[in-house]
Context: one part of a larger RNA
RNA sequence: CUGGGCGUAAAGGGUGCGUAGGCGGUGGUGUAAGUCAGGUGUGAAAUCCCUCGGCUCAACCGGGGAACUGCACUUGAAACUGCACUACUUGAGUACUGGAGAGGACGGCGGAAUUCCCGGUGUAGGAGUGAAAUCCGUAGAUAUCGGGAGGAACACCAGUGGCGAAGGCGGCCGUCUGGACAGUAACUGACGCUGAGGCACGAAAGCGUGGGGAGCAAACAGGAUUAGAUACCCUGGUAGUCCACGCUGUAAACGAUGGAUACUGGAUGUCGGGGCGCGAGCCUCGGUGUCGUAGCUAACGCGAUAAGUAUCCCGCCUGGGGAGUACGGUCGCAAGGCUGAAACUC
Numbered sequence: 001c002u003g004g005g006c007g008u009a010a011a012g013g014g015u016g017c018g019u020a021g022g023c024g025g026u027g028g029u030g031u032a033a034g035u036c037a038g039g040u041g042u043g044a045a046a047u048c049c050c051u052c053g054g055c056u057c058a059a060c061c062g063g064g065g066a067a068c069u070g071c072a073c074u075u076g077a078a079a080c081u082g083c084a085c086u087a088c089u090u091g092a093g094u095a096c097u098g099g100a101g102a103g104g105a106c107g108g109c110g111g112a113a114u115u116c117c118c119g120g121u122g123u124a125g126g127a128g129u130g131a132a133a134u135c136c137g138u139a140g141a142u143a144u145c146g147g148g149a150g151g152a153a154c155a156c157c158a159g160u161g162g163c164g165a166a167g168g169c170g171g172c173c174g175u176c177u178g179g180a181c182a183g184u185a186a187c188u189g190a191c192g193c194u195g196a197g198g199c200a201c202g203a204a205a206g207c208g209u210g211g212g213g214a215g216c217a218a219a220c221a222g223g224a225u226u227a228g229a230u231a232c233c234c235u236g237g238u239a240g241u242c243c244a245c246g247c248u249g250u251a252a253a254c255g256a257u258g259g260a261u262a263c264u265g266g267a268u269g270u271c272g273g274g275g276c277g278c279g280a281g282c283c284u285c286g287g288u289g290u291c292g293u294a295g296c297u298a299a300c301g302c303g304a305u306a307a308g309u310a311u312c313c314c315g316c317c318u319g320g321g322g323a324g325u326a327c328g329g330u331c332g333c334a335a336g337g338c339u340g341a342a343a344c345u346c
Base pairs, nucleotide, nucleotide: 004317005316006315007300008299012314014201015200016199017198021194022193023192025088026087027086028085029084030083031082033081034080035077036076037075038074039073040072041071042070049065050064051063052062053061054060091191092188093187094186095184096183097182098181103177104176105175106174107173108172109171110154115149116148117147118146119145120144121143125136126135162169163168206247207246208245209244210243211242215241216240220236221235222234223233258313259312260311261310262309263308266291267290268289269288270287271286272285273284274283275282276281295302296301319346320345321344328339329338330337331336
């Protein structure tokens, strides 16, 4: 250096954009760097290998041959790779037309419900549990009616439905805005794929400053339970949950399955678009499910949304513990994150 792997055994980076690099469609012309062939020189000797010989054999030694798979120069070949030029349209992109969507940001509006406040009716209970008690209530609660305040979340629709790169996104309306899909085939003409570093996004909790605070609720307090009960149950309750701006950068960030392309039987459901048909429906493109052929797999299972058959690029794994620890570096306000050992031990 090669050889094995990564759904569940160790192993896919949380996700995207993209730099270097790696890899790259069809036809033609040229070149000859890679590549291939011939020649010349060199590749010291010894060693290794073959063969002959000398010590009685062998080790050892001597002669001859081959080899030294390399390098340089030179003469050619032009299929493949590279390079230069040229042409193409199927990859990629643009344009136009069209419909779908909880995609994102900001602003506004709405009703149900909880809580609180004011007033009316009304009277002795209410709440809570396995049972209770703490708790609330004759200073009039609970219940009920009317009025008001405020915050948060949007029942039904709702669906292995939709959208988004992932995290994630759900009342209604408006403004701004991203992407995907279908159809047309007008335009560009390989403009592509991947992507070490880098940059951006990134649930919840947490942090900073300022607001907000209805319900819920770590911590905390009380009541129970219990041998105890720093819990599970109950009554309260502060951070927090909400908003703005900034930070943190993690997760069972999961499909525990990186991205791209091509190919490889079917059956059935569903979402969006197009074509045909009077119609049930059929055909077709894109997404999302279920079942299964071949094949794959240790098995479970996967099976055109592959874990099948192949190619390209990136990331990662190499026994368990020690340990995602120590040390160093770096990032962070901190909490801590990223990178990441060894001794020792089984």